[in-house]
RNA sequence: AGAGUUUGAUCCUGGCUCAGAUUGAACGCUGGCGGCAGGCCUAACACAUGCAAGUCGAACGGUAGCACAGAGAGCUUGCUCUCGGGUGACGAGUGGCGGACGGGUGAGUAAUGUCUGGGAAACUGCCUGAUGGAGGGGGAUAACUACUGGAAACGGUAGCUAAUACCGCAUAACGUCGCAAGACCAAAGAGGGGGACCUUCGGGCCUCUUGCCAUCAGAUGUGCCCAGAUGGGAUUAGCUAGUAGGUGGGGUAACGGCUCACCUAGGCGACGAUCCCUAGCUGGUCUGAGAGGAUGACCAGCCACACUGGAACUGAGACACGGUCCAGACUCCUACGGGAGGCAGCAGUGGGGAAUAUUGCACAAUGGGCGCAAGCCUGAUGCAGCCAUGCCGCGUGUAUGAAGAAGGCCUUCGGGUUGUAAAGUACUUUCAGCGGGGAGGAAGGCGAUAAGGUUAAUAACCUUGUCGAUUGACGUUACCCGCAGAAGAAGCACCGGCUAACUCCGUGCCAGCAGCCGCGGUAAUACGGAGGGUGCAAGCGUUAAUCGGAAUUACUGGGCGUAAAGCGCACGCAGGCGGUCUGUCAAGUCGGAUGUUGAAAAUCCCCGGGCUCAACCUGGGAACUGCAUUCGAAAACUGGCAGGCUGGAGUUCCUGUAGAGGGGGGUAGAAUUCCAGGUGUAGCGGUGAAAUGCGUAGAGAUCUGGAGGAAUACCGGUGGCGAAGGCGGCUACUGGGCUUUUAUUGACGCUGAGGCACGAAAGCGUGGGGAGCGAACAGGAUUAGAUACCCUGGUAGUCCACGCCCUAAACGAUGCUAACUCGACGUAUGGAUUUAAUUUGUGCGUCCAAGGGAAACCGUUAAGUUAGCCACCUGGGGAGUACGUUCGCAAGAAUGAAACUCAAAGGAAUUGACGGGGGUCCGCACAAGCGGUGGAGCAUGUGGUUUAAUUCGAUGAUACGCGAGGAACCUUACCUGGGCUCUAAUGUGACUGCUAUCUGCUGAAAGGCGGAGUUCCUUCGGGACAGGAAACAAGGUGCUGCAUGGUUGUCGUCAGCUCGUGCCGUGAGGUGUUGGGUUAAGUCCCGCAACGAAGCGCAACCCCUAUCGUUAGUUGCCAGCAAGUUAUGUUGGGGACUCUAACGAGACUGCCGGCGUAAGCCGCGAGGAAGGUGGGGAUGACGUCAAAUCAUCAUGGCCUUUAUGCCCAGGGCGACACACGUGCUACAAUGGUCGGCACAAAGGGUUGCGAAGCCGCGAGGUGGAGCCAAUCUCACAAAGCCGAUCUCAGUUCGGAUUGAAGUCUGGAACUCGACUUCAUGAAAUUGGAAUCGCUAGUAAUCGCGCAUCAGCCAUGGCGCGGUGAAUACGUUCCCGGACCUUGUACACACCGCCCGUCAAGCCAUGGAAACUGGGGGUGCCUGAAGAUGGUGACUUUAACGAACAAGCUAUCUUAGGGUAAAAACUGGUAACUGGGGCUAAAUCCUAACAAGGUAACC
Repeated sequence: AGAGUUUGAUCCUGGCUCAGAUUGAACGCUGGCGGCAGGCCUAACACAUGCAAGUCGAACGGUAGCACAGAGAGCUUGCUCUCGGGUGACGAGUGGCGGACGGGUGAGUAAUGUCUGGGAAACUGCCUGAUGGAGGGGGAUAACUACUGGAAACGGUAGCUAAUACCGCAUAACGUCGCAAGACCAAAGAGGGGGACCUUCGGGCCUCUUGCCAUCAGAUGUGCCCAGAUGGGAUUAGCUAGUAGGUGGGGUAACGGCUCACCUAGGCGACGAUCCCUAGCUGGUCUGAGAGGAUGACCAGCCACACUGGAACUGAGACACGGUCCAGACUCCUACGGGAGGCAGCAGUGGGGAAUAUUGCACAAUGGGCGCAAGCCUGAUGCAGCCAUGCCGCGUGUAUGAAGAAGGCCUUCGGGUUGUAAAGUACUUUCAGCGGGGAGGAAGGCGAUAAGGUUAAUAACCUUGUCGAUUGACGUUACCCGCAGAAGAAGCACCGGCUAACUCCGUGCCAGCAGCCGCGGUAAUACGGAGGGUGCAAGCGUUAAUCGGAAUUACUGGGCGUAAAGCGCACGCAGGCGGUCUGUCAAGUCGGAUGUUGAAAAUCCCCGGGCUCAACCUGGGAACUGCAUUCGAAAACUGGCAGGCUGGAGUUCCUGUAGAGGGGGGUAGAAUUCCAGGUGUAGCGGUGAAAUGCGUAGAGAUCUGGAGGAAUACCGGUGGCGAAGGCGGCUACUGGGCUUUUAUUGACGCUGAGGCACGAAAGCGUGGGGAGCGAACAGGAUUAGAUACCCUGGUAGUCCACGCCCUAAACGAUGCUAACUCGACGUAUGGAUUUAAUUUGUGCGUCCAAGGGAAACCGUUAAGUUAGCCACCUGGGGAGUACGUUCGCAAGAAUGAAACUCAAAGGAAUUGACGGGGGUCCGCACAAGCGGUGGAGCAUGUGGUUUAAUUCGAUGAUACGCGAGGAACCUUACCUGGGCUCUAAUGUGACUGCUAUCUGCUGAAAGGCGGAGUUCCUUCGGGACAGGAAACAAGGUGCUGCAUGGUUGUCGUCAGCUCGUGCCGUGAGGUGUUGGGUUAAGUCCCGCAACGAAGCGCAACCCCUAUCGUUAGUUGCCAGCAAGUUAUGUUGGGGACUCUAACGAGACUGCCGGCGUAAGCCGCGAGGAAGGUGGGGAUGACGUCAAAUCAUCAUGGCCUUUAUGCCCAGGGCGACACACGUGCUACAAUGGUCGGCACAAAGGGUUGCGAAGCCGCGAGGUGGAGCCAAUCUCACAAAGCCGAUCUCAGUUCGGAUUGAAGUCUGGAACUCGACUUCAUGAAAUUGGAAUCGCUAGUAAUCGCGCAUCAGCCAUGGCGCGGUGAAUACGUUCCCGGACCUUGUACACACCGCCCGUCAAGCCAUGGAAACUGGGGGUGCCUGAAGAUGGUGACUUUAACGAACAAGCUAUCUUAGGGUAAAAACUGGUAACUGGGGCUAAAUCCUAACAAGGUAACC
């Protein structure tokens, strides 16, 4: 310090998520030791048991128990019993002090609290200092005794007694009251010691100590007041009668409406009163760079509470945790009459909960209470126990050790890794274990004694010193030493990215994982296991929570044109901000000082110190940024006050000026419609096309006259005016703006929460009006439907008056005001001017600079740079919804959530793709033509169906005469049946051999069981050959073409696809490659931030073909010469020609003319065999379709192994209601049949082609010459030409089908071959919608050959030649493609995306008859205890005008109860109901995104 996640990619906006730190934690797995801390966050729920507050005999009367002196008795002479307040002590009691501290908890409390800083009207036990006092009396009462009630708790009556208990009297000030005079107010003793003196022998008296009373002062503590700060909600806006103030009583320790009487009518509140919800506050703690945010366990300060509510008493202090009284709830005891209790003290129990400990030891230390003290008490505290809850430290060994062991895992089978790891060898012994030693925490107190003080005193007491015996819960302490032995001690999470760490197996959208993105559908580094690795480590992970990252609430430090966000617009109160000069003040500001000083301590930070270190503890410092007071030596700035100024802002005079600015009245012309009349006749109207509609009762058309309403053509213009909405004929009234020039006021200003005026259209109310238009509605069309788009009608409405409504994509999606910052141009309207150029204002616009911006864009009319003020935003959806409230006649408007849900939603731009967007161009794409398909029969392929099987694959174009270039067996993969299992083939192979071969039986065959059989080579060892146990390798046309290689199809032989460097852009990307021309072409030229003699494509290079030349001349050829034949290059010979096959030439827009810058185009141009790529072929860019193929082949993985392998026979792949594709043959006369005659090319041939001859009607048979081929042969080409015949018909067309007889191949033609002959003679008379091919040697038509192959289902495929056309105006349209541009919500890319209803499931939520809880305040009635009054029985009396005071009663009314009352307010449940959200593959429609097919939206 950042990272992941929206997209095909990019930038931005924006949310979600992660990495960090932390915790009083919990859960899972695991667990050696120690130190220091921490430990009911939930039920302020209920509590069994024990303990947590007592102490003082030096205040008192005393003596129940214990002990000891002492006395007595008994006797067992050292024991027992009795007595014994005399002593130590002490139960109970009186009295004093303390139980107001310490300890717990956080329910309540949003201020009676807390924090910080101030203040005045107070009290304060114990403590300190000071001044004085402490005289003299009194009567009671507990305890106790007696009697007595009650189950108990607890009492009652009578009698006795003491005090530091209680009460008078005296004394009385620096006290209290009072102006003063004056008046009034107190007390207590106790203990130790003691010489003289006195004595009632108790003591007095002296002295010491201590206690007591009054007053003053201090300290400490407490009470009270003020200011500021200290949560949320306005869907809480008004609250308040003791309320605010005054006067006077009362009350309090004290001020005060604290309380009461009277008077006044105030007080609080938008700077948030009141009400509701939540909450103890702080020092601090966690986090953070900080500012902040969150939090308030432990420790410390304050507050509040003590079963719930109320109340007072006592006291210095309480309205009292372990006190009292009352009421309530609950629990317990009971003899039913009554009583008792309060763990939010320490332990502990139940309960709740994810969750939190021992019914421990000790007062040794520290502290507290009481006491003179010893001491007693102390669950405060000190310690221990439990818990990895946290922090810190230590250990689980160290060194060496390669045969890199075994095992595991992986493997490309070579190896790698685990891994110096282990084993082994040599060491060490922390910690734990056993044994021994052993600090510190202890100071004091007691006893003895010395000195000093006090004193009359050597006593006593006090202080200090010395000596002595002593005081430790922890504790088997810390620590140290010894002993033995590597011995007793490692786990957890993770390994797709973020994020360090990878492989195998299993699983197969299952099981599961997941913090976000996301993994899993047969090769998962993401699930589960394993091996390995990474991280941390006695812990590790998960969950929860806080801060951070998050500048994601932005003070530091954000935004608002399009991402969320500018109110529709103005006016304006409060508020905020405010020109210039002078003076003054000093509030802000600035500086110093002081206080707070106890901004407590602790904490944090720095420097030290102590535990072996650390955590931890501790000394000192710094810091705690605050508040208050005071001074100012300062007066610049802000502010206050005072006085000026004119620049801001107004007012006014003068000069003008433009305008749909506004409201009202009047008026004008054109047009539509209607009415009346004339002319006139059959249609009009409307549409894509129609129909509804109107019209012979006379429409429409046309002319004349009239009626009525609404709107104002042309001018008219990104022209004008207005705050916005908005405003358009003409004319009177009226507001504002602008300009020129004076005068004048003197900051009067800007903005503006609330408030208030205006506010399109639609809509509402009342009354008018109604021509045209026109929601609703009706009809006609369209359509699958059409509640729409189109048409014909048509009501509200649109218009007017008055009153509401108050919303719009009310938009410049841009708040108002002011200032500053380059320019150019246009326009509206003023001014100046020499009326020209120009210049100066106010508006409206366009372009551009700096600058800004995510970009597109904005750019003096800012979205730039500044200042002031206001409004608004904080992920998408839910939702501008619900509830509540306000407004409205209603419709509705304003304000305005949450649950739940998603990981995105969004802006701008980029590249593509797409569009029923646009432009340019091309192609047998259309058009123009020719011939077909679709109809028939047959062939063939496919689908479907059938079947035991009809093997498998190919399925729009780009499957369907395709793989298959040839299924009777084989092929063959399928089915049925019969067999084999190391196996049909191959390799190694111990071993065997009478081997090969022939043969018998059986069987459908494969096979099984037999018989005969002495082979070949040899170096004699053996080898060849054949068989063969066991075994290793097998085999698979089984699956996955979506794991793959290779190959192929298609877009498409379309002209495209890219790169390097540079440049532009934040970037994706762009440029180049676009543009202007041109081309078949990204072909070339020109231009250009591009350049490139860059790449893959195009073209060319290659082959065939068209012309010529050279060379060569057999098997080809034969002009000339010669020979020969019935005839034939047959022969000699020849190379001229044809031809063959090798090398060359030729064509390049090269030449000419026109056009053009050029490229190039045009030309019945020339020349030429060929002319603009001459024709054809091969050649297929980057890529697309998860296109096809695991069945050509290869191959990963999976599956199978007496079978999914292998062998054999038979069957099937050939089935047949039907549908489709591709073809053949036809329907005939441009023809059929018959006869005769003519002309090719390219191929094949030894398991072959096979001549002649002969036989057969023929298929063919026989035959065998020749030929390994320019030699022989297949092999007669056919259409054609010349004749003949048929004469328009289901025919002399057509040949399917069927019958019979044959031929050939083959082992075998039944399923299931081809061919021949004879006979038979079906459909079909040119084919609906639709659709295919072809632009020249092409289509059409005619035959020939070849591959495969025994034969052939070939009409197919691949080639060859013969004959040989028609048409193309042209690019509007259909299809496909290329480029540019545009829109996009698409990117799996339109076969896209996506909206709504309905159906189903789940979830949360609104309404709701009703049901059920909580519930402060207020009025009235009642009202315990208590307090304050009145009266006052009784009692006492020495202290008597008195005191105590039951009872009765009054007031207070606060607890509680009742009632208004089912109040307001608020929560839960709920039949039914409303919408919402979520959920791969249900239904209907297609609204939106492209002109989304009617532009969309408000």
The RNA shown here (small-subunit ribosomal RNA) has 1498 nucleotides and comes from an uncultured Gammaproteobacteria bacterium. It matches the Rfam family "Bacterial small subunit ribosomal RNA". The coordinates come from a structure-prediction model, not an experiment, and the mean pLDDT is 82.